[in-house]
Context: one part of a larger RNA
C1' cells in the first nucleotide's frame, strides 16, 4: 500500500420496506444436464451457461454416423503435354462419378491471294513435384472482439514537499451534488483519462417548402378525376427555447427550499456513449495467428442417417385454470415498417387454409392491412361447464427434386392435466408495471409461445434505512499479500 472482519462513521441503489403482477403447482413450446444411440457435432457453466452462438438443423446447412468413392486433391500459385470455351445424346449407378459417343470452333495477335498455318489469354482432361487442405490440439501462446463489476465514482501524472526506504501528499477535512460536480480551507500548485456538456430520439413555438400528403368546390353511392388555396394537419430542412437566468426565504461560498412565467424547471423523458483495472472470465468453430498434430487422411465428393432420441432434473417462456369472462352478430380508433426473383387489389370458385383471373405499385400515390384490447345488443349462470385446450382420427391446402424419420395451415371430430399453485424466488417507482393487437430481419417454406422494434388502454405504493444484497468515500484491526 492493498484485501479481509458476523470493527466503526457517513451515503447511495426496486437492495430492504410499501404496492402490483408473475415463477415454483398444470399442459406445451424452447434451451440445458443426463440417459440412451452408429451418430445424437462442438462451444457456452453461479451471479455474468442454460429461447445462449443460431436473425430460421427436411436435403442443403453441417462441423456427427454409416455406406459408396477421389489422392497435386472442392480452392491458390508455378511447370509439361493434348484438347482447346460453351452444347448435346446414351449406358452403368442410390449420388458422387466413371464410359461410349454426336456436334464443334468462337476471342487477341502474326503469316498468307484463299484453304490453312503458327503463338496467345481465358476454360477443360490427363501428369510430375514444390504445395495445397484441416470446423484436428492449445483462448493456460496470442490479436482482435465481448461479458462482468458499473454509467459505479472512480483512476493516475508533472513538478514541488514529507519519509533512510516502500510509500505519502495533492485525491484527505467542513459542506454540497446524480456526479473527484462544485464551494471554502489546507505544502501544496496545477493536468490528463473518465463525470458533465457537444451527437441522436421525443415534447413547444417560428421561418421556409407544399407533392405522392392536408383543406375547400364540382361530379360522384363513395373513392377516383377536375379546379382552388398554404391558413390547419402532416412531412423535412433550418433556428429559437431552459440557463437556478428572475423573485421570497436560507446559507460566508457552492447549494437547498418555495414561487412565477413557460410546452418543458433544476439532469425535462429516452438513447448511444463503459476510465484504469479485476475475473489466467469468453471465443483458435466469425476472423487473423505462434507451436503442435495430420498428409490415400484428421483432407475432399456423394447418398442416406443424426444434430428432432426419452424412465428423468433444471432454466426460460406460452397458453389457462375462467364471469372484470366466454361464443356470436354490429361498430370505432393507433403508431411503426416491409415489398419487383416481390407486395397483390378487385371479381369468381371454395366451410376454410387456399386456387383462379388480373388492375396499381421501384411507394407519403399502390399493397401486406383485419388492428386488438374497446363500445352496443343475444345467450351462457358457477358446473371441470359454452372455461380450458393437451392428445389422437379421419379430410384437405400450401413451400419444395423431396415434407416417413421431420415443415406449416385449414376442416369435422375427440376433448386430457388444469379450479391460482410447498419451501423458495423474480420484474417493475409513469405514460412505468400491467393488460392489448400491430410490423421487421432471418426465410422456398416452417417448427418464432422466440428475438428487435411500434404502438392503445393504463394502475397502484414509497413511513423510511433498523435488516438482506451489492457499491463509495473516510477510519481502526489483522499471524494476510
Nucleotide at each position: 500500500u492493498g484485501a479481509c472482519g458476523g470493527g466503526g462513521g457517513c451515503c447511495c441503489g426496486c437492495a430492504c420496506a410499501a404496492g402490483c403482477g408473475g415463477u415454483g403447482g398444470a399442459g406445451c413450446a424452447u434451451g440445458u444436464g443426463g440417459u440412451u444411440u452408429a451418430a445424437u457435432u462442438c462451444g457456452a457453466a453461479g451471479c455474468a451457461a442454460a429461447g445462449c452462438g443460431a436473425a430460421g438443423a427436411a436435403c442443403c446447412u453441417u462441423a456427427c454416423c454409416a455406406g459408396g468413392g477421389c489422392u497435386u486433391g472442392a480452392c491458390a500459385u508455378g511447370c509439361c503435354g493434348c484438347g482447346a470455351a460453351u452444347c448435346u445424346u446414351c449406358u452403368u449407378g442410390a449420388a458422387a462419378g466413371a464410359g461410349a459417343g454426336g456436334g464443334g470452333u468462337g476471342c487477341c495477335c502474326u503469316c498468307c491471294u484463299c484453304a490453312g498455318a503458327g503463338g496467345g489469354a481465358a476454360c477443360g482432361c490427363g501428369g510430375a513435384c514444390a504445395c495445397a487442405g484441416g470446423u484436428g490440439g492449445u483462448g493456460c501462446a496470442u490479436g482482435g472482439c465481448u461479458g462482468u463489476c458499473g454509467u459505479c465514482a472512480g483512476c493516475u501524472c508533472g513538478u514541488g514537499c514529507c519519509g533512510u526506504a516502500a510509500g505519502g501528499u495533492g485525491u484527505u477535512g467542513g459542506g454540497u451534488u446524480a456526479a473527484g460536480u462544485c464551494c471554502c480551507g489546507c505544502a501544496a500548485c496545477g493536468a490528463g483519462c473518465g463525470c458533465a456538456a457537444c451527437c441522436c430520439u421525443c415534447g413547444u413555438g417560428u421561418u421556409u417548402a407544399g407533392u405522392u400528403g392536408c383543406c375547400g368546390c364540382u361530379c360522384c353511392c363513395c373513392c377516383a378525376a377536375g379546379u382552388g388555396g398554404a391558413a390547419c394537419c402532416c412531412u423535412g430542412a433550418g433556428c429559437a427555447g431552459a440557463c437556478u437566468g428572475c423573485c421570497g426565504g436560507u446559507c460566508u461560498a457552492a447549494g437547498c427550499c418555495g414561487g412565477a412565467g413557460g410546452a418543458a424547471g433544476g439532469u425535462g423523458a429516452g438513447g448511444a456513449u463503459g476510465a484504469g483495472g479485476u475475473c489466467a472470465a469468453g471465443u483458435c468453430a466469425u476472423c487473423a495467428u505462434g507451436c503442435c498434430c495430420u498428409u490415400u487422411a484428421u483432407g475432399c465428393c456423394c447418398u442416406g442417417g443424426g444434430c428432432g432420441a426419452c424412465a428423468c432434473a433444471c432454466a426460460u417462456g406460452c397458453u389457462a385454470c375462467a364471469a372484470u369472462g366466454g361464443c356470436c352478430g354490429g361498430g370505432a380508433c393507433a403508431a411503426a415498417g416491409g415489398g419487383u426473383c416481390g407486395c397483390g387489389a378487385u371479381c369468381c370458385c371454395g366451410c376454410g387454409a387456399g386456387g383462379g383471373u388480373u388492375a396499381g405499385c421501384u411507394a407519403a400515390c399502390c399493397u401486406c392491412a383485419a388492428a386488438a384490447a374497446c363500445c352496443c345488443g343475444u345467450c351462457c349462470u358457477c358446473a371441470g361447464u359454452u372455461c380450458g385446450g393437451a392428445u389422437u382420427g379421419c379430410a384437405g391446402g400450401c413451400u419444395g427434386c423431396a415434407a416417413c424419420u421431420c415443415g406449416c395451415c385449414u376442416g369435422c371430430a375427440u376433448g386430457a392435466a388444469g379450479c391460482c399453485g410447498g419451501a423458495a424466488u423474480c420484474g417493475c417507482u409513469a405514460g412505468u408495471a400491467a393488460u392489448c393487437g400491430c410490423c421487421g430481419g432471418u426465410c422456398a417454406g416452417c417448427c418464432a409461445u422466440a428475438c428487435g422494434g411500434c404502438g392503445g388502454u393504463g394502475a397502484a405504493u414509497u413511513c423510511g434505512u433498523a435488516c438482506u444484497c451489492g457499491g463509495g468515500c473516510c477510519u481502526u484491526g489483522u499471524a494476510c499479500a